[in-house]
Context: one part of a larger RNA
């Protein structure tokens, strides 16, 4: 030097374990903000730092409730000063305070009145002021504007990704849609929305890659309504002799087997029906809590019984969890059951209340939503890429009928059959979870699992936008090693004590890689 033994030393792997995390399902809330949010600064204790609380009344003040023997939050012990059965801390509910920044407060916007007021004579434009309402914040879910490439097509333009992603506006607890100018097919259905299903089916497509329905059925839910117009009636305001215009209120009126107005006739007529908003009541929640069965001994092991042995008991309770090993009967709970001064909710019954509520016959030929529907050209969006392409939107330009009408049934046309545009509102099924409660988990278990089990979005990068981590485990219990000893009064280490063990704080376990020290064999 090499090989192998033994004993360390070095590391943090395995094991095991969870305070943190993921997920799933019910139920709750689903907004906060100028009465100053969201998010932050600074402050604030007897004590210096942090964190949590609070705000100059600063780990708090009142005032109601609950609870009970203690207590002045945590890291984190000790001091100090005190508080509490005259009931503190602690928990809930309600009031008071709430420094500075921060929509950040001035104002800016629409809207409505009022005052003034140019070029310009009335006016207008503008300026002024009062009001009211609006700005900001917030995880997804909606709804609208706007709108991509990587990609895919094995290359690439049409196509695709895809109306995704990212950007704006807006608005609810949902949102949007919604009571047929509909689907259908010659039978009929009867708003809408969402789930199966139809169906990867008719279709669309450089017929390529893809894209890609709908009616029918079958299930959740289920609700229908009001305006304008005719026509009457009341004010205003123009023109003008009679008359007409145009506006404002009431009244009437609302629908396709057509309806309504008018006008004639005929019958009914309310003590009544009748909510989706709003109050009350009853009931029943949520925001503290109450109570809750039944074990004992061992001279067994063990450091420590909850385990062995033996003999009981309770269960509407044998879920869990803790306790010095594995506890139904120690402790906290679980079943069952009860409970609210105060503040929030609920739907259900019940009452109150408001629009609202009659039909038949005949006549007449007033009215039913106009720069609209349609049409042409250019896009768009319907599964449909322009096609033979209907229907829906949207620019330009045109441009109708008026119930004898008029749209649609996928070019178009004819006949049948359906509906009745060009006003509006309208719950429940339906969609998400920043966030509150309660159970789960063939979920993870420290390089897993949230980046973050630990003072993380913290340390650290970064001009900035942004980016972004390592880090758990003495021991049942600090009993955290008094005291002695070598030494620099330093690291460390021997005694001694404690403990079941040093398991000694660089602390459960304690692997490999590396490195020694000894010894055996070989060169």
């Nucleotide at each position: 030097g090499g090989c192998g033994c033994a004993u360390g030393g070095g590391g943090g792997a395995u094991g095991u374990c969870u305070u943190g995390g993921c997920g799933u399902c019910a139920g709750g809330a689903g907004g906060c903000u100028u009465c100053g949010a969201a998010g932050g600064g600074c402050g604030u204790g007897g004590a210096a730092g942090a964190c949590u609380g609070c705000g100059a009344u600063a780990a708090g003040c009142c005032c109601g409730g609950g609870g009970u023997a203690g207590c002045u939050g945590u890291c984190a012990a000790a001091c100090g000063a005190g508080c509490u059965u005259u009931g503190a801390u602690c928990c809930c509910g309600g009031g008071a305070u709430u420094c500075c920044c921060g929509a950040a407060c001035c104002g800016u916007c629409a809207c409505a009145c009022g005052c003034u007021g140019a070029a310009u004579c009335c006016a207008u434009a503008g300026g002024c002021g009062u009001g009211u309402g609006u700005c900001g914040c917030g995880a997804a879910c909606g709804c609208g504007g706007a709108g991509a490439a990587c990609u895919g097509a094995a290359a690439c333009a049409u196509c695709u990704c895809a109306g995704u992603a990212c950007c704006c506006g807006c608005a609810g607890g949902a949102a949007a849609a919604g009571a047929a100018a509909g689907a259908a097919a010659c039978c009929u259905c009867g708003a809408u929305u969402u789930c199966c299903c139809u169906a990867g089916u008719a279709g669309c497509g450089g017929c390529g890659a893809g894209c890609g329905a709908a009616a029918a059925g079958g299930a959740a839910a289920g609700a229908g309504c009001c305006c304008a117009a005719a026509c009457c009636g009341c004010g205003g305001g123009g023109a003008u002799u009679u008359u007409c215009c145009c506006u404002g209120c009431g009244g009437g009126g609302u629908u396709g087997u057509a309806g309504g107005g008018c006008c004639u006739u005929c019958c009914a007529c309310a003590u009544g029906g009748g909510a989706a908003a709003g109050c009350c009541a009853u009931c029943u929640g949520c925001u503290a809590g109450c109570a809750g069965a039944a074990c004992c001994g061992u001279a067994c092991u063990g450091g420590a019984a909850a385990g062995g042995c033996g003999g009981a008991c309770c269960a509407c309770a044998g879920a869990g969890g803790g306790u010095g090993a594995c506890a139904g009967u120690c402790c906290c709970g679980u079943a069952c059951g009860c409970g609210a001064a105060a503040g929030c909710g609920g739907c259900a019954u019940g009452g109150c209340c408001a629009a609202c509520c009659g039909g038949a016959a005949g006549g007449u030929a007033c009215c039913u939503g106009a720069g609209u529907a349609g049409g042409u050209c250019g896009g768009g969006c319907c599964a449909c890429g322009u096609g033979g392409a209907a229907u829906c939107c949207c620019g330009a330009c045109u441009g109708a009928a008026u119930c004898g009408a008029c749209g649609g049934g996928g070019a178009c046309c004819a006949u049948c059959c359906c509906g009745u545009a060009a006003g509006g509102c309208u719950a429940a099924a339906u969609a998400c979870u920043c966030c509150c409660u309660g159970a789960c988990g063939a979920c993870c278990g420290a390089u897993a699992g949230u980046g973050a089990a630990c003072c993380a979005g913290u340390a650290g990068g970064g001009c900035g936008a942004c980016u972004g981590a390592a880090a758990g485990a003495u021991g049942a219990a600090a009993a955290g090693a008094a005291c002695c000893c070598c030494u620099g009064c330093u690291a460390g280490g021997g005694g001694a004590g404690g403990g079941a063990a040093a398991a000694g704080a660089a602390c459960c376990u304690g692997a490999a890689a590396c490195c020694a020290u000894g010894u055996g064999c070989c060169u």